[in-house]
């Protein structure tokens, strides 16, 4: 960097340094000098992996819970909405399923 699997309508922000830009890409819609990206300090969600319990069991695995120390990753909008491809509707409505990203885990 690819490839597989799995979730993605829930949650969660102060402070300091900085000094315009940010929400991946378009496209639209919004954040932002009442202070953007990034760093740096604290503080939180949350439970993919680990863990720990329960309960099974030869042993693994699947499954239910917990959130104490690990390892990631998050803390404006549903992934902020669409992008293709169907069905729907008076509708630029409204549903589905893919894609494309994000993020774990494992592989090469």
């Nucleotide at each position: 960097u690819u490839c597989u699997u799995a979730u993605c309508a829930a949650g969660a922000g102060c402070g300091g340094u900085a000094g315009a830009g940010g929400g991946a890409c378009g496209g639209g819609c919004c954040c932002u000098u009442u202070g953007a990206a990034a760093c740096c300090g604290c503080a939180g969600c949350a439970a993919c992996c680990g863990u720990u319990u329960a309960g099974u069991u030869u042993c693994u695995a699947a499954u239910a819970a917990a959130a104490u120390c690990g390892g990631u990753g998050c803390u404006a909008a549903u992934u902020c909405c669409c992008g293709c491809a169907g069905g729907u509707u008076c509708a630029u409505u409204c549903c589905u399923g893919g894609a494309a990203g994000a993020u774990a885990a494992g592989a090469a």
The RNA shown here (SAM riboswitch aptamer (S box leader)) has 108 nucleotides and comes from a bacterium.
Its mean pLDDT, the model's own confidence on a scale to 100, is 84.
Rfam family: SAM riboswitch aptamer (S box leader). About the family: The SAM riboswitch is found upstream of a number of genes which code for proteins involved in methionine or cysteine biosynthesis in Gram-positive bacteria.
It was read from a public genome assembly, where an Rfam model found it.